c-di-GMP-I riboswitch aptamer from a Deltaproteobacteria bacterium, 86 nucleotides, folded computationally.
The model forms 95% of the base pairs in the Rfam consensus.
Its mean pLDDT, the model's own confidence on a scale to 100, is 87.
The source organism's lineage runs through Bacteria, Pseudomonadati, Myxococcota and Myxococcia.
The sequence was found by an Rfam model in a public genome assembly.
């Protein structure tokens, strides 16, 4: 230099909750605040999974089914990347 790998240093991010506006029908997204944790917890929905069910279908009207919606902090994969001890 590169690869496996994660000690140590330099930073980085940011669950849960709490405020709040905006988007959603919700799920979930933003913002500030907060810190469980995270060597990609950086960024992509290609595959599984998972939430959610508005429309639209069914319907014994009580509800069912169903992603085109979501989750990258569910896993697999793609791709970028700091740093350099064993």
């Nucleotide at each position: 230099c590169c690869a496996u790998c994660g000690a140590a240093a330099a930073g980085g991010c940011a669950a849960a909750c709490u405020c709040u506006c905006c988007c959603g029908a919700a799920a979930g997204g933003g913002g500030a605040g907060g810190a469980c944790g995270c060597a990609a917890a950086g960024u992509c929905u290609c595959c599984g999974g998972c939430c959610u069910a508005a429309a639209g279908c069914c319907u014994g009207c009580g509800g069912g089914c169903c992603a085109u919606g979501g989750c990258a902090g569910c896993g697999g994969g793609a791709u970028u990347c700091c740093c350099g001890a064993a």